[in-house]
RNA sequence: GCUACAUGCUGCUUCAUCGUUCUUUGCAAAAAGGAAAGGAAAGUCCGGACAAUACAGGGCACCGCACCACCUAACGGGUGGCUUCCCGAUUUAUCGGGAAAGAGAUAGUGCCGCAGAAAAUAACCGCCCCGCAGCAAUGAGGGGUAAGGGUGAAAACGUAGUGUAAGAGACUACGGUUAGUGGUGGUAAUAUCAUUAGCGGGUAAACCUUGCGGAUUGAAAGUUCACGUAUAUCAGCGCUUGAGGGCGGCUCGCACGAUGCUGAGGGGUUGAACGUAACAGGUGCCGCGCGAGCGGUAUCGCAGAUAAAUGAUGAGGACUUUGAUUUAUUUCAGAGGACAGAAUCCGGCUUACAGGCAUGUGGCUUUU
RNA sequence: GACCCGGUAGCUCAGCUGGAUAGAGCAACAGUUUUCUAAACUGUCGGUCACUGGUUCGAAUCCAGUCCGGGUCA
Numbered sequence: 001g002c003u004a005c006a007u008g009c010u011g012c013u014u015c016a017u018c019g020u021u022c023u024u025u026g027c028a029a030a031a032a033g034g035a036a037a038g039g040a041a042a043g044u045c046c047g048g049a050c051a052a053u054a055c056a057g058g059g060c061a062c063c064g065c066a067c068c069a070c071c072u073a074a075c076g077g078g079u080g081g082c083u084u085c086c087c088g089a090u091u092u093a094u095c096g097g098g099a100a101a102g103a104g105a106u107a108g109u110g111c112c113g114c115a116g117a118a119a120a121u122a123a124c125c126g127c128c129c130c131g132c133a134g135c136a137a138u139g140a141g142g143g144g145u146a147a148g149g150g151u152g153a154a155a156a157c158g159u160a161g162u163g164u165a166a167g168a169g170a171c172u173a174c175g176g177u178u179a180g181u182g183g184u185g186g187u188a189a190u191a192u193c194a195u196u197a198g199c200g201g202g203u204a205a206a207c208c209u210u211g212c213g214g215a216u217u218g219a220a221a222g223u224u225c226a227c228g229u230a231u232a233u234c235a236g237c238g239c240u241u242g243a244g245g246g247c248g249g250c251u252c253g254c255a256c257g258a259u260g261c262u263g264a265g266g267g268g269u270u271g272a273a274c275g276u277a278a279c280a281g282g283u284g285c286c287g288c289g290c291g292a293g294c295g296g297u298a299u300c301g302c303a304g305a306u307a308a309a310u311g312a313u314g315a316g317g318a319c320u321u322u323g324a325u326u327u328a329u330u331u332c333a334g335a336g337g338a339c340a341g342a343a344u345c346c347g348g349c350u351u352a353c354a355g356g357c358a359u360g361u362g363g364c365u366u367u368u
Numbered sequence: 369g370a371c372c373c374g375g376u377a378g379c380u381c382a383g384c385u386g387g388a389u390a391g392a393g394c395a396a397c398a399g400u401u402u403u404c405u406a407a408a409c410u411g412u413c414g415g416u417c418a419c420u421g422g423u424u425c426g427a428a429u430c431c432a433g434u435c436c437g438g439g440u441c442a
Stems, first nucleotide, its partner, number of pairs: 001364010012317007020036006038339001042350002045348005050218004057252004062214005067081005082102001083100007103209002108207002110203003124149002126145005132139002157175006176199010222274004233264005244256001246254002279301001281300008319336006369441007378394004387425001396412005418434005
């Protein structure tokens, strides 16, 4: 220098004409002016705001989360740290980068195919002892043994020694590892030193245990107005000794309840406004904090439709690229621009993305 | 707009409290039978378990994220 990948940021621009939605001026019409998508508006995966259920309340069940501290309205999000693992570099314990659904398998239950003696109450071969039979080789029986063999993803702490009939953490030394206690550093996770007790296979994205948290529904929530109407009729239940519905499920309990409830069968409406665009709001500056963020101050007002607007065409500029041309990215001609599109709002996560910029890693090449 | 299910052979479905060759019926192909066809019988073929990651010794099955299809609610 080129190229590939990963992460973060960005997401072409100016003018004119015609058109769409909302809005201002205007009695109204006409006319004129103003505003008009995104970093993900997406998936609807989490968390809230807001609203209704008159959200009294207790228990059980159910759901979610899980190293520590902090941020936040809240979170399964984020920031910083700890531990473990992986990669690279030099050094042999450090540095750099990355990943982690990272409580508990020493509370209990379940499961672990095939192979293997045995998959968690380990004796198949082997080793050793005992008595019996046998001249002997050896045979059958009883018992001990996890050092050796092979199987498997996984085999009962590792090495050396003592010990023993043979062996074994049975004992000793060194090492590994788990838990507890104490000292020191740290808010803590945890690190390190000392000491005590152990050596118990894996699996909790199996049931589960522990700790913490959680009402449900969802703008088609809900409020108001307008329009219209039938308490037609029939059947069943009930009227304070309570039918029935409500409090997400069950239960206790609570408040309500008679022109009532359920079913059949009919009648009417199927319009408008609010909610709904001012806020955990954006941007700049200052201060605090390692950081996520927090505080102060100035300034701005930034889509609001309901079958659903935000577009099309033309001209120019910038960028990328192809061809021709030139001393020269000099000139000319052609082509290209992604993913996608608000629907109550907000904070996150995840996924999609042409081109450009920055950082990191790998490969190739050139020069020193 | 809000919510709930499903995706396994050409088609319709099992298997989904994990265990190795993933099954069944129909269809297709070949053969037997028949003068020929259908039916019947025998055999064969056919699968990235929608896709991508993770947990696990092991994933169609468990977990997460995508893609596609269907349904419910005034």
Two RNAs folded together computationally: RNase P RNA and transfer RNA, 442 nucleotides in total.